[in-house]
């Protein structure tokens, strides 16, 4: 200095649930809280998949249904960046 392979070291996030706010809702978000993660950093009109249905189309016996996404999930796969570090 590069490759493999493991074990640490200093640490990072931060499920579900209460909870401040905000949306029509999915969901974001403020504090708490840990269920877990070697990317549980970031990207959503680069790809695929899932949610939601305010609008806006049809329909209908019916205040009802149906379909649609510019709204949304990155802790679904992906894509792409990186931090330490033996024998």
């Nucleotide at each position: 200095a590069a490759a493999u392979u493991a074990a640490a070291u200093g640490g990072g996030c931060a499920a579900a649930c209460c909870u401040u706010g905000g949306g029509a809702a999915a969901c974001c978000u403020u504090g708490g809280g840990a269920c877990g993660c070697a990317a549980a950093g970031c990207u959503a009109u680069a790809g695929g998949g899932g949610u939601u249905a305010a609008g806006g189309u049809u329909u209908u016996u019916u205040u009802a249904a149906a379909c649609u996404a510019u709204a949304c999930c990155a802790g679904c796969c992906a894509g792409u960046u990186g931090c330490c570090a033996a024998a």